This is a predicted structure of a 1502-nucleotide RNA (small-subunit ribosomal RNA) from a Microscillaceae bacterium. The sequence is in RNAcentral, with records from ENA and SILVA. Rfam family: Bacterial small subunit ribosomal RNA. Its family is annotated with structural constituent of ribosome and ribosome in the Gene Ontology. Lineage of the source: Bacteria > Pseudomonadati > Bacteroidota > Cytophagia > Microscillaceae.

[in-house]
RNA sequence: ACAACGGAGAGUUUGAUCCUGGCUCAGGAUGAACGCUAGCGGCAGGCAUAAUACAUGCAAGUUGAACGGGCCCUUCGGGGUUAGUGGCGCACGGGUGCGUAACGCGUAGGCAACCUACCUUCAACAGGGGGACAACCCGGGGAAACUCGGGCUAAUACCGCGUAAUAUCAGUAAGGGCAUCCUUAUUGGUUGAAAGAAAUUCGGUUGAAGAUGGGCCUGCGUCCCAUUAGCUAGUUGGCGGGGUAACGGCCCACCAAGGCGACGAUGGGUAGGGGAACUGAGAGGUUGGUCCCCCACACUGGUACUGAGAUACGGACCAGACUCCUACGGGAGGCAGCAGUAAGGAAUAUUGGUCAAUGGGCGCGAGCCUGAACCAGCCAUGCCGCGUGCCGGAAGAAGCCUCUUGGGGUGUAAACGGCUUUUUCCAGGGAAGAAAAUGGGCUUGCGAGCCAAACUGACGGUACCUGGGGAAUAAGCACCGGCUAACUACGUGCCAGCAGCCGCGGUAAUACGUAGGGUGCGAGCGUUGUCCGGAUUUAUUGGGUUUAAAGGGUGCGUAGGUGGCUUGGUAAGUCUUGGGUGAAAGGCUACGGCUUAACCGUAGGAAUGCCUGAGAUACUGCCCGGCUUGAGUAUCGUGGAGGUAGCUGGAAUUGGUGGUGUAGCGGUGAAAUGCAUAGAUACCACCAGGAACACCGAUUGCGUAGGCAGGCUACUACGGGAUAACUGACACUGAGGCACGAAAGCGUGAGGAGCGAACAGGAUUAGAUACCCUGGUAGUUCACGCUGUAAACGAUGAGGACUCGUUGUUGGUCUGCACAGAUCAGUGACUUAGGGAAACCGUUAAGUCCUCCACCUGGGGAGUACGCGCGCAAGCGUGAAACUCAAAGGAAUUGACGGGGGUCCGCACAAGCGGUGGAGCAUGUGGUUUAAUUCGAUGAUACGCGAGGAACCUUACCUGGGCUAGAAUGUGCGCGCAUGUAUCAGAAAUGGUACAGUCCGCAAGGACGCAAAACAAGGUGCUGCAUGGCUGUCGUCAGCUCGUGCCGUGAGGUGUUGGGUUAAGUCCCGCAACGAGCGCAACCCCUAUUCUUAGUUGCCAUCACUUCGGGUGGGGACUCUAAGGAGACUGCCUGCGCAAGCGGAGAGGAAGGUGGGGACGACGUCAAGUCAUCAUGGCCCUUACGCCCAGGGCUACACACGUGCUACAAUGGCCAGUACAGCGGGUCGCUACCGGGUAACCGGAUGCCAAUCUCGAAAGCUGGUCUCAGUUCGGAUAGGGGUCUGCAACCCGACCCCUUGAAGGUGGAAUCGCUAGUAAUCGCGCAUCAGCCAUGGCGCGGUGAAUACGUUCCCGGACCUUGUACACACCGCCCGUCAAGCCAUGGGAGUUGGGUGGACCUGAAGCUGGCUGGUUCAAGGUCAGUUAGGGUUAAACCAGCGACUGGGGCUAAGUCGUAACAAGGUAGCCGUACCGGAAGGUGUGGCUGGAACACCUCCUUU
Repeated sequence: ACAACGGAGAGUUUGAUCCUGGCUCAGGAUGAACGCUAGCGGCAGGCAUAAUACAUGCAAGUUGAACGGGCCCUUCGGGGUUAGUGGCGCACGGGUGCGUAACGCGUAGGCAACCUACCUUCAACAGGGGGACAACCCGGGGAAACUCGGGCUAAUACCGCGUAAUAUCAGUAAGGGCAUCCUUAUUGGUUGAAAGAAAUUCGGUUGAAGAUGGGCCUGCGUCCCAUUAGCUAGUUGGCGGGGUAACGGCCCACCAAGGCGACGAUGGGUAGGGGAACUGAGAGGUUGGUCCCCCACACUGGUACUGAGAUACGGACCAGACUCCUACGGGAGGCAGCAGUAAGGAAUAUUGGUCAAUGGGCGCGAGCCUGAACCAGCCAUGCCGCGUGCCGGAAGAAGCCUCUUGGGGUGUAAACGGCUUUUUCCAGGGAAGAAAAUGGGCUUGCGAGCCAAACUGACGGUACCUGGGGAAUAAGCACCGGCUAACUACGUGCCAGCAGCCGCGGUAAUACGUAGGGUGCGAGCGUUGUCCGGAUUUAUUGGGUUUAAAGGGUGCGUAGGUGGCUUGGUAAGUCUUGGGUGAAAGGCUACGGCUUAACCGUAGGAAUGCCUGAGAUACUGCCCGGCUUGAGUAUCGUGGAGGUAGCUGGAAUUGGUGGUGUAGCGGUGAAAUGCAUAGAUACCACCAGGAACACCGAUUGCGUAGGCAGGCUACUACGGGAUAACUGACACUGAGGCACGAAAGCGUGAGGAGCGAACAGGAUUAGAUACCCUGGUAGUUCACGCUGUAAACGAUGAGGACUCGUUGUUGGUCUGCACAGAUCAGUGACUUAGGGAAACCGUUAAGUCCUCCACCUGGGGAGUACGCGCGCAAGCGUGAAACUCAAAGGAAUUGACGGGGGUCCGCACAAGCGGUGGAGCAUGUGGUUUAAUUCGAUGAUACGCGAGGAACCUUACCUGGGCUAGAAUGUGCGCGCAUGUAUCAGAAAUGGUACAGUCCGCAAGGACGCAAAACAAGGUGCUGCAUGGCUGUCGUCAGCUCGUGCCGUGAGGUGUUGGGUUAAGUCCCGCAACGAGCGCAACCCCUAUUCUUAGUUGCCAUCACUUCGGGUGGGGACUCUAAGGAGACUGCCUGCGCAAGCGGAGAGGAAGGUGGGGACGACGUCAAGUCAUCAUGGCCCUUACGCCCAGGGCUACACACGUGCUACAAUGGCCAGUACAGCGGGUCGCUACCGGGUAACCGGAUGCCAAUCUCGAAAGCUGGUCUCAGUUCGGAUAGGGGUCUGCAACCCGACCCCUUGAAGGUGGAAUCGCUAGUAAUCGCGCAUCAGCCAUGGCGCGGUGAAUACGUUCCCGGACCUUGUACACACCGCCCGUCAAGCCAUGGGAGUUGGGUGGACCUGAAGCUGGCUGGUUCAAGGUCAGUUAGGGUUAAACCAGCGACUGGGGCUAAGUCGUAACAAGGUAGCCGUACCGGAAGGUGUGGCUGGAACACCUCCUUU
C1' cells in the first nucleotide's frame, strides 16, 4: 500500500470438584394464529387446511377494407346494424402444485437428426377453369338440448389443369469433416397461387436467409430407507422395414444373449425444480409463500381432431363419480381465471372502479374486447415514519402504598403559570402521472421523419400547499427467585395456583392472587407453532473410542484406499493467464428520486460454477527404464508347555480279592443324614480301571487369538540371530468373503476313577427352593460332526517413522571362553520431556506424525420387537420405534460408614465390693378415670425432672357467683367524700347503711391517700420449627482452625502425616513448610507441711489464784483462727534413650512425677430442652382465652415402669452405761436451766443479732439379754387416745402414746454404681418453709475395705490406612416377583380399508391396418390390433380394529423377601447350562473392574 470488518455465553448431575454428556434459555426470522390493547400515514402482503363442492355475474374476441343474405335509415350518392360462411386469435395472458426422484429442473454443450404462424430481408410468381355447402325457403321429429330430409346461392371457403426449385429421388465431379456423412457444381423425373377496394394501401404463393419461439440428445449436479440385493423379454444389441418435423425398440419381423447393480440397480416413502429467502463468522443448515424462469395439471381416466403450434383451463369424443333439468323418452355441467358461497380450519379480504396509463387480440383505421393491468375497499399481517405535547412549578398538596409515635415512596408527577400546533377538525387553493396515436401541414425513392394545434385521468377534489381554532382528538402490554433489567405489603397455607430449565406453595412466599412501586418495549406488547443459531451436540473448516458412549474374539485375504530412491517422457489432477457463459429481479457499494425512512431508480462490482484456448511441470497420476534401504528368498548354526499322531511311566483316589484286627468311622461352628458286629474305619499284599501329571516351576517360555506342562518317538509349522549370495517395491491396510475360535451346550458312538449342575436326604433359619454336610444323574474324558459365544481384557485395531535415561530377565551373535561390555529380537519395573478430566501412560505410549479398517453420538425402553440370514435345538448375527426421565456417567476430594485392617484410651470388659429387678411403703411417670384430675420434660441426654415445700393461697385446671379502661404500675383535672369503727345481705367477691374523719407550711405549694376522663391495659392463649438468654449431651474427649508459603486445573492437600513419648495436637526428632489462634496444661479456690504477722469470743506449756469449770490473773509457746509467704521443678542420683521421656518400694521430703478435690467445657452435633423463670417477632382473645371470689381438683386407681426408703436379721435386735466431729442455723428465732406430762409437747425462766449464748451426733466401746423362730427379726395396715402449726388439717398435714403386727427367710431373665480416705456403713446440718407428706436435694464429718492377670470379647471414643453405588451420610442406599391405577407398544383366530404388480375374461371412444362398400374420394358396414374402464382369481405389501395374551414405562406408595454397594455378612462380575414365589442359587470356564493377611520375587531409597 492492498484486502478483510469478524466468532461472547448462561442454568441444570455433586456435600463440594474437574471432566464427559444430554436437556433448557438469552438472538434472528415468519404468508402466521391466539390474548389484551389501539391515534395517523407510506410501502408491501393476505386459503399454508378440502387439486373439497360450487348459486350468480364477469374473465376472448375481432374483422362489413373476404362473402352472400336479413333488418333499419337515406339527401338515393350511400350509411348503420349483424345471424351465417370465411380469415386471424382462442397453444398468449391468468390460476394451481395433483402428479413427477425424471434429462423434470439447474449448469455446460450438441443436433452432419429437426420445426417455427404473425415480423424483417432477398429472389421469383399470381395464367386459365370447375363443382359445392351454410345462411335463406319448404317439410318433418323432439318437453328440451337440438336435429333430419328436400331445394336455391356467394367468397380471400373448396377442387383439378398450365408454368415452376436451392424441395424430393437417381447419377457424375471436386472439396471437407468428429463416425454415420457434409458442402458445392451439374444432368434427368415429380409438386402451387385469390382476389377486394373508398386502390401511392392491405393482402396471396414459392424459394432462400434472419429473428423469435420450440423439439430432441448428452456430461455433471439433484431427498430418505439396505430391516428394499438382486432387476430386466422390447429386455440389451444387430439387420431390414414402418412411423415422426426429426434421431431413436418409438413401433414391427428376424437374429444374437445381452443390459443394469454395493460408485447402490430394483423396490418403498416423501417431494414440483431453480433464481433466491431465513439463519450462520464462515463452511453449512432449513425453506421454495409473494416477484422472475422452467415443468406439470385443468372434475377423474383415456383418446385423438383442428392447427405453424395443443394431445388444448373458460374446444371435441368416450368411460367413471358427482350435481342439475326432464313430459322419464332424453339432455346439461366442470371457478387450481376475478369477485363471491358453502364446507373444512387456529386462520387468510370486495359478488368494487377504469381501460386514463402499461401490455395483449382483432382491425387499413376509427375502434371493440381485455377480473392481464392500473386503482380503490377490508385486515396492526409485516417493514418504515410521525404523534399523544414543551418549559417552569414544593424540601414536596390530596389520594394510594409503606412505616419504628419520627419518616419514606408515587414525585415536578399533578394542580397552577407560560409556550407551541406536527396530528385531528373546519375553510380555501390544488397537482404530476398525458403525449402521443388518428386527423392537418411539410420533407422523402422506400422504411420513415419533422412542425403546429386539438382531444383524452379510473385513482381524485386524492397527494400537496395555505389559513383558523384549540393541549385541544390520541397508551398500552408483558415482566420483576436465578438465568435476566426490575421489591415491598396484604391474602392464601403442598390448598388455590405458577413453571422455558432449575424449581416455588405444608402460617412471616421478592416464585401463587391482588395492590403500591419498579423494569423492558411501545401502537403495539405478550403467548403458541415452525426454521437457523447458540450446538465444535454428526466435528471438511471442527470431535472422539484404557476407565465417561465407542477397537471387530483372532488371522488370511478380494475389491477399494494408500505407497521407497531415481533418469526420461506425457500433461489427467494441480497452478497461471485469456475467451464464452453464469437472465432479470434480489444481496453488496456509490450516487440519485419520494420532506425522512421503508420503498424505488441508475451505475459499478460480485456471482467462489461450467465450457474452452494458451502456458507452467515442483507435487500426485500414467508410460519406458534403473537402484536397494521396504518386502521376500537362500545358507549356517540356534530356541521353545507351538501343533498332530503313536508308545510308555510312577504317585494318589476309588473299587475288588485275601489277610490282620475291633467298635466305632465319617463329618461339622456344633450336629445329623450316611457307613459299620452280615466286621466298617485303620494296616498289609495283590488285582482292576479312569482321569490328572507333584517336585523342576519362575512376574520363565511358545503361539495370530482361543490356548499350550510326566517321559519318549515320528510327522509338521514357526520365531529370532549371523552371513549379505539371489529377486528388485514384489509393499501396508483391508468393506464384503473364508478359516480358526475357552467353557457351557447339542447329535452319534465309546468310556466313566475322582469331581459334580439337577435331584434326594441331614442341618442352619422366622423361612432357607442357598451358603455347610452325606449321597448323586447329566456333564467333565475319547472319536467324529455341530454351535460361534465370554470381563474372548492390556477393557488399549494393524503397519511405518521419530522422541531422555536407570535397572532386571529370555534367546542369538560379537569383543576376550571367566568377569565385564556391545548389539539384535522378546519380556518386566521405575522414570524425563510430552500427553491426559484425573487415575495414570511414558521407545511394548495413552507422546509427535503418516496410511488403512472398525466403532461412538444422553439415560431408560433394549441388544428387546418385527423382518431377514445362520443353527438339530439352545440360540447367534443384523437391529428399531412409541413412550418416559433431567439426568445417566468417568476420575478424583472431604466426610460418614464397614459383621475392613493397624495403633491407643475410658469402671468399657475382666478382677472385686455393694446394689436394682422379688416384699411393704415413699415418690415420679405412663395408662385409665374424671366436671377438672392445669402445663411442660419422653432412648442414652424424660420419669425424688421444672417443684429448694400443691390443706386455702400457690394455681395456670374444673364448677358456680361476679366485674368490663378492667386486679397491678405511671402521668393526672380534681378531691380530702381517704381511712377507721359498727352493722345488714351474701359462700365470698361484692353491694348497702350509720358514725367518726388528715398532716407540714405565712403563702405559693408539698407529703400521704382517693381518684373522673384519657393515654399507655391484660392474656401461664399458639408457634422453642421465627428468636435472645440459659441448659443438657457427645465430653474434660483431644481435638478444631487460621495467616503466609508450597503442591494440585479444581474440590482440596500440606502444616495437623511419619518415628518416639504423654493424661493431653504433651513434648522431642524428622519433614515444604514457617508461624499463630481456640482447646490441653498453667494462672484461681479448697485441702495436705511449714514459716511470718495478729491474739478475742479461740488456746493453756510455764507462773499465780481457784468454788477445780482456762473459772480468774497472766501468757503467744502450742491448738486454732485468717492474711501473707515458702514448698515439688523429673531439681538430684542411677539404668535405658539422639532427644523428649521412661524405669528404680532410689535419696531427700509433709507431699513425687498432674499430690487429692473443685471451678473452668474448643470448632461444632442433636431444627435436643425451655414462648410456663425472664425477654421477644408474628398470629389470636377483648362484657373474655382478661380480672375477682367460694368450693373442688392437681393427692383419683384394675394396672405397668423408673428412682428411693425400710427390711428379711446374730458382723444382728433390745436394755443399761460411756467416748469422740465437721459443715452450718438462730430475735415473728435458737433456747441453757426449772417445773408438768410416758411422750409429742406445754408452762415458766435466762443467754445470745453469736469463734462469746444456743441447736447438737450415730455407728463405736463396756456390760447384760435374745439363740435361728416369720422370732425380742420386720414394721406395713388398722383401732383408740393425744400434741403442734394454721382462718381452716373432711377430701388432704406432721408428730406422740397404747394396741394391731401384713408381705418379707437375700430376690428369674436381666441390669446399675464404685479403683482410696474411694466403695460400703453411721449419723449431723442447711435451703424451701406457718406446718409438712424430706425416705428427696445440697452439704458435713465419723468408721473404713476388696480387686485390677490383662485388652481376646461387649459398649463408647481418638489417630492412621483401606473399600464404598452412602452425603437426610448404614436408622444410608437399593433389587426382583406380586397387588392397584394410568400410558404407549409386540403377538393374535379374524375382520376392514388402501395402493401396486401378475394371470384370465370382457372391452367404449379414437387411431392404425385388412376386407367390403362406392364411377372416384369420403361417409357407412365388418374384422383384427392397441387401450381407458369393468369383472374373476391367487398372492405379496401397507394401514386400522380385534376376544385373548406378552413384556415395558410412570405412579401415592401397599405385600414378600435382602440379591447388589463395606470382605454387603457365601467377594463380585462375564459367557453358558440347569433349577427356584421373587430378587436369585448352583455347576463349568474366564476376568479383577475384589478386601484382608501371610509368603516369595522384583523395583526404588538408605